This is a predicted structure of a 71-nucleotide RNA (transfer RNA) from Darevskia armeniaca. RNAcentral holds the sequence, with entries from ENA. The coordinates come from a structure-prediction model, not an experiment, and the mean pLDDT is 82. Its Rfam family is "tRNA". NCBI's taxonomy places the organism under Eukaryota, Chordata, Craniata, Amniota, Darevskia.
RNA sequence: GGUAGGAUGGUUGAAUGAUUAGAUGGGGGGCUGUAAACCCCCAAAUGGGGGUUUGACUCCCCCUCCUAUCA
Numbered sequence: 001g002g003u004a005g006g007a008u009g010g011u012u013g014a015a016u017g018a019u020u021a022g023a024u025g026g027g028g029g030g031c032u033g034u035a036a037a038c039c040c041c042c043a044a045a046u047g048g049g050g051g052u053u054u055g056a057c058u059c060c061c062c063c064u065c066c067u068a069u070c071a
Stems, first nucleotide, its partner, number of pairs: 001070007010024003018054001026042005047063005
């Protein structure tokens, strides 16, 4: 340099163009003599920019970074 794949809460991990699932961690409450476990509630994310669309994590273009492979 060519080709392919990827980037989503603090961490992890789903998502056929229409509701950003879940787990774990954090905060509050319940239960308990206390704690753990368990139950309920709350907060928290789509790498950056542009385009298509009524509507974009999803489709298209550019950029950045990561991984694999070829030379």